[in-house]
Context: one part of a larger RNA
Formats: sequence, structure tokens, C1' cells
RNA sequence: CUGGGCGUAAAGGGUCCGCAGGUUGUUUUGUAAGUCAGAUGUGAAAGCCCCGGGCUUAACCUGGGAACUGCGUCUGAAACUACAAGGCUAGAGUAUGGCAGAGGGGGGUGGAAUUCCGCGUGUAGCAGUGAAAUGCGUAGAUAUGUGGAGGAACACCGAUGGCGAAGGCAGCCCCCUGGGUCAAUACUGACGCUGAGGGACGAAAGCAUGGGGAGCAAACAGGAUUAGAUACCCUGGUAGUCCAUGCCCUAAACGAUGUCAACUAGUUGUCGGGGCCUUUACGGGCUUGGUAACGUAGCUAACGCGUGAAGUUGACCGCCUGGGGAGUACGAUCGCAAGAUUAAAACUC
Repeated sequence: CUGGGCGUAAAGGGUCCGCAGGUUGUUUUGUAAGUCAGAUGUGAAAGCCCCGGGCUUAACCUGGGAACUGCGUCUGAAACUACAAGGCUAGAGUAUGGCAGAGGGGGGUGGAAUUCCGCGUGUAGCAGUGAAAUGCGUAGAUAUGUGGAGGAACACCGAUGGCGAAGGCAGCCCCCUGGGUCAAUACUGACGCUGAGGGACGAAAGCAUGGGGAGCAAACAGGAUUAGAUACCCUGGUAGUCCAUGCCCUAAACGAUGUCAACUAGUUGUCGGGGCCUUUACGGGCUUGGUAACGUAGCUAACGCGUGAAGUUGACCGCCUGGGGAGUACGAUCGCAAGAUUAAAACUC
């Protein structure tokens, strides 16, 4: 010496499940594959290295030794790894009983508001802007009263709140259903962790077929603004947004922080559970699982992180290796398409 890294400099896969693989708690006995020790065979010669010798010396030549870190065989050791058999309960899981929750799917239903339609009252404006105009209105608008239609979203509660693997999830009620957590016992007995390929899920936009269409609104049209205005502003307005089924598979899919486990000061708030003491109007201390703010040691280039780590370690996976060319070309796979995934080089600085 036997790389260094990945919050923001290049770099964590969008998320989970999981075959192979890697890795794996504690204890007893055994085996001896790995491992270790000894012996032995082999490891050609020359060369290198060490000690000598010969040419006047050196190069060169030459004798001996060491080395050849390897491989085979035999004997032994049994701590560790492995394997076999048996045991344990601290990891993991199951059962019983509670609890919280916008977790998911389906069905039903409610009120406010916008728009439209009918009728009544009523008359000249309404709408819009920086100012206007396009637009709507004497064929009676806007405003107001009443009745009706239809679609979409659920004010207040609402939160630094909750749930979910992530994407994400919010009126109310019912049905079906997943996960979590707590307490005390009982049970199984390492069944665990990670996970290349693989599978499933995956916002919005987009696509296909059929519905639906109130509001909003790419495209588009008109009015303004402007030197121009293919924009910002205004009046309209179609896809779309909504539903069902099937595709697409990408996001600043972000905590820009992979998953799991162990260890390492505290303080404050909040959500869920538990029991105990004190109080009893509340509240306080204990414990456990989340979610936030600050902060010690430590870490960090700094910013900052700080028991929910970016601290100290272990297991496994993914990824990075100067900027541009380029997440592009070609090829391949997937897709109805749009495109997605995989992924260079020349050249240039």
C1' cells in the first nucleotide's frame, strides 16, 4: 500500500413484494470441506540473492547455499467458517383483548355555490380594465323572488394533526377489506435481513372505446397593450378536466438523504395506546409507538445533521468517476401512438 465517494459539488433505483445469490441469534455433540501445524515428494537448468573460487581488475566464467511464497500425499489440531444431529428464547411470527386513523374498493345520500331553463317584480344598463374595447342587454339583460335541470368539488372543523410502501388519501351514512399500535399471557422455535433478474403498484399530462359535460380551460377566435406582441390583461371557447374499461410508466416521483439491525447527553410541543402514583376542576411524573422544534458529543468543505443522524458500526442492494457532444445516435425490448427503458463514439474545451 491492498481506491474514494453518493442531503446541497458527479452519484440512492419512484415504491414495495420476492426466486437465485450474499449474509445470519444462542447452546451441545460430532465430522473435518475451508483453516492451522508437522513430516514427506515435487517445484529442471540457467538467472536473481548470499558466501567462496578463476581470468592483473571488472564485465564474464565457475562451486556451494538460500530461495522457488506453489502443488500432491500422510499425520495431527478443532477455536473460527461450513456441514450433520439435538436443544434454547432475547430476533421474527401466531393467537386472545382493546384502540386510533382523509388506508383501499363498492353503493347510497346532503347542503352551500356557479351555470342554464320556466314564471313573477322591475328598467337601462351590465360585464370588464391601469384605462379601454371586443362581449351581453329594450326581442327586456344585470338585480331580485320562486320553481326546476345538471355536473363537479366538499367551506367551517383543519392542525407544526392523522393514515398509507410510495404515488397519494378529506361532506355524511352503509357494506366488503389491508395495514399499524398497545397491554398481558400462551404458543412456534432463527422460520430472520437484503435482494441481480422477475412481479405488482405508480401524480399529472397523453392514448383507445363508450358515456358525461356545470365550472375551469391548452388549441383557437376576437379586443387591448406594444416599434412588433404568434405573450402577459380582457371577452369568448374546443380537447381535456369527471365516470367505466384498457393502455401509457414518466416527475424537483424530494427528506434532492436505499432497506434492515445495534449502540451513543438532554430539553420542549403534539398525536395514538397502557397501567401506576399524586391530584380530583384540571394537571403532573412513568412507559410505548409516531410526528415536529432546539441542542451535547461526534460528523461536515461549509451550510448544517444531531437517538426519526448526515454520529459510531455491521449485512445486502443501487449508483458516481471532468464539462460539452448526450440521456443523444445506432441496435434491442416494450408501446396503438406519443414515446419509455437500455445506452455509446467521433469531435471539442
Predicted 3D model of a 349-nucleotide part of an RNA (small-subunit ribosomal RNA, central domain) from an uncultured marine bacterium. It matches the Rfam family "Bacterial small subunit ribosomal RNA". Its family is annotated with ribosome and structural constituent of ribosome in the Gene Ontology. Its mean pLDDT, the model's own confidence on a scale to 100, is 89.